[in-house]
Context: one part of a larger RNA
Molecule: large-subunit ribosomal RNA, domain I
Organism: Phycisphaerales bacterium
C1' cells in the first nucleotide's frame, strides 16, 4: 500500500405511513359592491414574535334557538388574574360595532398619509364624476335653444370558466411563395346571466308534404367550394334530448339538530382488539380512533324523529304581444357572410347612390322567364333541453404517496433573485404515552461521552421509525 471479513462513523436510499394533492359523479350556488365589495394597511389578548379571529365596544358586544360542564384560538407551554348549572366555553341563525387604504367618491397623493369646506353646543352628518326625470333659471336672438343651478333615482369596481357583440395577427401548412392556410383562432375592446344566444317562417320542402328555437346523432368527410393545390366542408330528411303555463293529489328527495343495538373470562405481552373458552346484536359486519389486528369500547354506520323546506305524481293545453312595421323591399356599385375564392351566384348583412307596391299586393323555391307551389320582411318578449366552475356539500378511484402528488402535506406564490416586467424554491414519521436523562463521572462552570434513571425498546436521546450505498476510520487475516 492492496484484498477479504468483523466492528463503527458519516449518509439519507428503501420500507411502511399521510394533515396534501389529483380526477370523476351527483347535488347546492352561481355573484360581492356607495348600506363603500375584492384586496390590504395599521391595530387589538395581562406577558415578546408570527398564524386564526376581530376592529378603539377590537380572539370580541346584544338577542333567539341548540347544547350540557368545562374553559379564556393556534405554534406553546408557563406565570397571573377571570369566566361557569343565574347554564359558560362551543355551534346555527338574526342584529350592533366596524380604523385607515382600495371603485374611493370633499381637494390632494409617492395606497393604507396630508390639507379643506357647510350645518350642528356637541354627538354627529354632507360636500367626486356621469346618465336619466323633474323643478327653477337663462344668452347671442323676440319665441326658443345652448347653458347654469337644485332635486330624486340609477351608475362606477371586483370575479375562475362559460356566452354574445366590436375589432383582429403571425408563426404554421402549401415540402419555397403571393390567392388560400392557420383563423374568425390567440389576444384587446364593450356587455350580460346563472346560463347566454336564438327562437314562433316573407322557413323547408317538391306537387308528397313538414311546422319556433336550441343542443346531441346519423345523413357524411356526401353534396359542394378550392394555386380544383394545400386543404376547407354543409343542409334537407330521419332518430333522439326537452316543452314554459293551468288543475288536481302526496308528503318520501335536501339541509340542520337530536337518536341511534349488542361482550365476558382466561394466556401471552409492555399494552389486547391476537389465541383459546363460552355469548349477543344485526334495517347497523362501511370506516376511523382507542398502548398490536374491535361488528358488541369511542366516535360513527342502517335505520328513524323533529324543525326547515320547496318538490314529486297524474290530468289538460302545446307559445304569446302589439299602435301590424318606407328612405324599408328593389335596382346600380363596392365589401362582408354562407360549403360557396365571382363564378351562370341567387339567399342574407352592411357603406354610398337611387327608390316601389299596399292583400286585385308583395318575399322565395340557386342567373333570368312562365306556369306551379310556399310564405308575409321593413315592431317586440319568450320557460325547458344546452355550455361552464372561482365556490359549498357528499360520495367514489385497476389517481399520487414527500424527488410522486398541486408551485405549495412543513406560516408558499414565502425565502430568495431581479431597476422591473417577473422568476420562484427546500424542509413531512421520537415515543402508546414527554415518562424529553433528577444524580454521579471526564471536560474549559463547554461541545461530547460514560453510568444511573425512565421506558417493551434510548443501538426510540429532540442531530429522534426503518437506516441501504457511495465515502472515511478501527480491529483480525492474506498479500507486496
Nucleotide at each position: 500500500g492492496g484484498c477479504a471479513c468483523a466492528u463503527g462513523g458519516c449518509g439519507g436510499a428503501u420500507g411502511u405511513c399521510u394533515c396534501g394533492g389529483c380526477g370523476u359523479u351527483g347535488g347546492a350556488a352561481g355573484g360581492c359592491g356607495a348600506u363603500g365589495a375584492a384586496g390590504g394597511a395599521c391595530g387589538u389578548a395581562g406577558g415578546a414574535a408570527c398564524c386564526u379571529g376581530c376592529g378603539a365596544u377590537a380572539a370580541g358586544c346584544c338577542c333567539a334557538g341548540g347544547g350540557g360542564a368545562g374553559u379564556u384560538g393556534g405554534u406553546a407551554a408557563c406565570c397571573g388574574a377571570g369566566c361557569u348549572g343565574u347554564g359558560a366555553u362551543c355551534c346555527u341563525g338574526g342584529g350592533a360595532u366596524c380604523u385607515c387604504c382600495g371603485a374611493a367618491u370633499g381637494g390632494g397623493g409617492c395606497a393604507a398619509c396630508c390639507c379643506u369646506c357647510c350645518c350642528g353646543c356637541a354627538a354627529g352628518g354632507g360636500a367626486a364624476u356621469c346618465g336619466u326625470g323633474c323643478g327653477c333659471u337663462g344668452a347671442a336672438u323676440g319665441c326658443a335653444u345652448a347653458g347654469g343651478c337644485g332635486u330624486a333615482c340609477g351608475a362606477g369596481g371586483c370575479g375562475a370558466a362559460c356566452c354574445c357583440g366590436g375589432g383582429g395577427a403571425a408563426c404554421u401548412g402549401a415540402a419555397a411563395c403571393a390567392u388560400c392556410u392557420c383563423a374568425g383562432u390567440a389576444c384587446c375592446c364593450g356587455g350580460a346571466g346563472g346560463a347566454a344566444a336564438g327562437g314562433a317562417a316573407a322557413g323547408c320542402a317538391a306537387c308528397c308534404g313538414c311546422g319556433a328555437c336550441u343542443c346531441c346523432g346519423u345523413a357524411a368527410g356526401u353534396a359542394g367550394c378550392g394555386g380544383c393545390g394545400a386543404g376547407c366542408g354543409a343542409a334537407a330528411g330521419c332518430g333522439g334530448a326537452u316543452c314554459a303555463g293551468c288543475c288536481g293529489g302526496c308528503a318520501g328527495a335536501c339541509u340542520g339538530u337530536g337518536u341511534g343495538a349488542a361482550g365476558c373470562g382466561u394466556c401471552u405481552g409492555g399494552a389486547a382488539a391476537g389465541g383459546c373458552g363460552c355469548a349477543c346484536c344485526g334495517c347497523a359486519g362501511a370506516a376511523g380512533g382507542u398502548g398490536a389486528u374491535a361488528g358488541u369500547c369511542c366516535u360513527g354506520u342502517a335505520g328513524g324523529a323533529c324543525a326547515g323546506g320547496a318538490g314529486c305524481c297524474g290530468g289538460u293545453c302545446a307559445g304569446c304581444c302589439c299602435u301590424c312595421g318606407a328612405g324599408u323591399a328593389g335596382c346600380a356599385u363596392c365589401g362582408g357572410g354562407c360549403u360557396c375564392g365571382u363564378g351562370a351566384a341567387a339567399c342574407c348583412c352592411g357603406g354610398u347612390g337611387u327608390g316601389a307596391a299596399c292583400a286585385u299586393g308583395g318575399g322565395g323555391g340557386g342567373u333570368c322567364c312562365a306556369c306551379c307551389c310556399u310564405c308575409c320582411a321593413a315592431g317586440g318578449c319568450u320557460a325547458a333541453g344546452u355550455a361552464c366552475u372561482c365556490u359549498c356539500c357528499a360520495a367514489c378511484g385497476a389517481c399520487c404517496g414527500a424527488u410522486a402528488g398541486u408551485g405549495a402535506a412543513c406560516c408558499a406564490g414565502u425565502a430568495a433573485g431581479g431597476c422591473g416586467a417577473c422568476u420562484g424554491a427546500a424542509u413531512g414519521a421520537u415515543g402508546a404515552a414527554a415518562a424529553c436523562c433528577u444524580c454521579c463521572c471526564u471536560u474549559g462552570c463547554g461541545a461530547a461521552g460514560g453510568g444511573a434513571g425512565u421506558g417493551a425498546a434510548a443501538g426510540a436521546g429532540c442531530a429522534g421509525c426503518u437506516g441501504a450505498a457511495a465515502c472515511c476510520a478501527u480491529g483480525u487475516g492474506c498479500u507486496u